This is a predicted structure of a 344-nucleotide RNA (Bacterial RNase P class A) from a Candidatus Electryoneota bacterium. A source record names the gene rnpB. Its Rfam family is "Bacterial RNase P class A". Rfam's curators write: Ribonuclease P (RNase P) is a ubiquitous endoribonuclease, found in archaea, bacteria and eukarya as well as chloroplasts and mitochondria. Its family is annotated with tRNA processing, ribonuclease P activity and dimeric ribonuclease P complex in the Gene Ontology. Model confidence (mean pLDDT): 78 of 100.
RNA sequence: GGAGGCGGCCAAGCGAUCGCUCUCUGGCAACCGCUGGGGAGAGGAAAGUCCGAACACCACAGGGCAGGGCGCCCGCGAAAGGCGGGGCACCGCGAGGUGACGGAAAGUGCCACAGAAAACAUACCGCCCGGCCCUGCCGGGUAAGGGUGAAAAGGUGGGGUAAGAGCCCACCGCUCCAGUGGUAACACUCGGAGGCACGGCAAACCCCGUCCGGUGCAAGGCCAAAUAGGCGAGGAAUCCGGCCACCGCCGGAGUGAAGUGGCCCGCUUCAUUCGACUCGUGGGUAGGCCGCAUAGAUCAAUGAUCGCCCUCGACAGAAUUCGGCUUAUCGGCCGCCUCCAUUC
Repeated sequence: GGAGGCGGCCAAGCGAUCGCUCUCUGGCAACCGCUGGGGAGAGGAAAGUCCGAACACCACAGGGCAGGGCGCCCGCGAAAGGCGGGGCACCGCGAGGUGACGGAAAGUGCCACAGAAAACAUACCGCCCGGCCCUGCCGGGUAAGGGUGAAAAGGUGGGGUAAGAGCCCACCGCUCCAGUGGUAACACUCGGAGGCACGGCAAACCCCGUCCGGUGCAAGGCCAAAUAGGCGAGGAAUCCGGCCACCGCCGGAGUGAAGUGGCCCGCUUCAUUCGACUCGUGGGUAGGCCGCAUAGAUCAAUGAUCGCCCUCGACAGAAUUCGGCUUAUCGGCCGCCUCCAUUC
């Protein structure tokens, strides 16, 4: 001097005039409001509505099945599909980045095409042995060599064999054990044993572990208004006991319906023909206040003009609140770290 990596901050500013929303206060008005003064007034993502929670309501809020989320270790956290650190794997020269990271030895399934064969999977070429009607064919053995493929029964070397093969051996790889370090995931070892599971995919079904009521501020509460809870159809099984002369009333069992995200059990409530409820059709009303805040609107407020300045301003506007994640983004500033070139 150049090129990168990680983290943090700012997000045009100042002044004047007029305008907008809320609020406090004085005066006028007393229906709405008018006027003077003071104060406050969008973001790092307010976006997405993805995850969690607070809060509200429903539900005997209970149990189970289904369904869904998560998935290495430790820690933080109310929780989260969150965050921090570490381990392992992969990418990068590196600072660093990414990870849907439990299980393939419970089972099922898939691996196109090519290839002989795609997983207790094979013999196309080849190699070896024997035979024959002998430059070809038949039978047997083989899976080391070649071919196909993303991937073909672990790799290299040696022995052995008719030719070969972990068939045997050495080293490496793999599995298990032991020791050391670490809370652990895991790592290391001139240690030991074993010829060793017949590949990959679980972001395939599945298995294992763990977690999970539902709906959501258009939640919910209060006041007001309206009326036709109209009309049509469907609709359950009775039994026992008590009071009683009867009518009738009460209770229990059974049955039916509704509610509880789906299903089952349970539970609660209602009904049991003067019938709960379900389906269809039809009429009326739908306004205000609270919830609601150091911005608090309710078709939704911060705009216009001028001057100065300047890094020349992008992405872009709150709607119950908070913790995260993701996406978009102009320009500037700060800190730490890596690589390259040159010079001393």